[in-house]
Notes
Transfer RNA from a Holosporales bacterium, 73 nucleotides, folded computationally.

């Protein structure tokens, strides 16, 4: 330098042919217990890596950039 895969909550990840942004763990509050652990209920937490485009509508499609891994040279 060229090719490929990937980037979604604090962490690990899902998201169907383009229409509701979610799960588990963690965090906060409350209840059960004498307390801890544990369980249950409720809640908070997101620039879907960044920018642009297509579209009535984009995590998803197209282009560029950044970063990680990998292959070739």
């Nucleotide at each position: 330098g060229g090719g490929g895969u990937c980037a979604u909550a604090g962490c690990u990840c899902a998201g169907c042919u383009g229409g509701g942004a979610g799960a588990g763990c963690g965090c906060u509050a409350c209840a059960a217990u004498g307390g801890c652990a544990u369980u249950g209920u409720a809640g908070a937490g997101g620039u879907c890596a960044g920018g642009g485009g297509u579209u009535c509508g984009a995590u998803c499609c197209c282009c560029c950039u950044u970063g990680a891994c990998u292959c070739c040279a």
Description: Taxonomically the source falls in Holosporales (Bacteria, Pseudomonadati, Pseudomonadota, Alphaproteobacteria). It was read from a public genome assembly. Its mean pLDDT, the model's own confidence on a scale to 100, is 81. Rfam family: tRNA. Gene Ontology term of the family: triplet codon-amino acid adaptor activity. About the family: Transfer RNA (tRNA) molecules are approximately 80 nucleotides in length.